Notes: A computed fold for a 135-nucleotide RNA from a Thermoleophilaceae bacterium, annotated as c-di-AMP riboswitch aptamer (ydaO/yuaA leader). The organism belongs to Thermoleophilaceae, within Bacteria.
[in-house]
C1' cells in the first nucleotide's frame, strides 16, 4: 500500500523516542462515527402424554432445554459409534467475500460465546472498536 471485518476519525493531558523541525510510539479521558445485545403495548406464540379443583396461569412424566454473534445454511455417499443425541472424510448446497467494464474467474460456507434465561418491541439499559491475511 490492499483486502475480510462493526472493530474507525477527530481532541486533551501525561509519558518515552526523535526533531530545529514540528512527528511517531503508549496510557488514560472526552466527543463524534460504526456494530452487537437486552428491554413494553399492540401483535405472535403455547411440544406430547397423562391426572385433576378442568385454569392458554395447576400438578406428574417424557423429549434433543434454549438463546446470541457471524455469510457459515441445508442435504447426499462412505465410515465408526448407536437407546437418543453424535464424530470422521468426500461430494454438492442456502448464503458471503474479492478481482472484472462485463463475461467470468478464484475463494469461503468456519468458529466461538450465555448459561435454565431472554419472541417482536417505543422510552429506556448494557456491551464492542478485535483479530486475520495479501504485495
Nucleotide at each position: 500500500g490492499g483486502c475480510c471485518g462493526a472493530a474507525c476519525c477527530g481532541g486533551a493531558a501525561c509519558c518515552g523516542c526523535g526533531c530545529c523541525a514540528g512527528g511517531c510510539g503508549g496510557u488514560c479521558c472526552c466527543g463524534g462515527a460504526c456494530g452487537g445485545g437486552g428491554g413494553a403495548a399492540c401483535c405472535a406464540a403455547a411440544g406430547u402424554c397423562g391426572c385433576c379443583a378442568c385454569g392458554c396461569c395447576g400438578c406428574g412424566a417424557c423429549a434433543c432445554g434454549g438463546g446470541g454473534c457471524g455469510a457459515a445454511c441445508c442435504g447426499g455417499g462412505c465410515g465408526c459409534g448407536a437407546c437418543c443425541u453424535g464424530c470422521g472424510c468426500c461430494c454438492g448446497u442456502a448464503g458471503c467475500g474479492u478481482c472484472u467494464g462485463a463475461g467470468g474467474a478464484c475463494g469461503c460456507g468456519a468458529g466461538c460465546c450465555c448459561g435454565u434465561c431472554a419472541g417482536c418491541u417505543a422510552a429506556c439499559c448494557c456491551c464492542g472498536u478485535a483479530g486475520g491475511c495479501c504485495u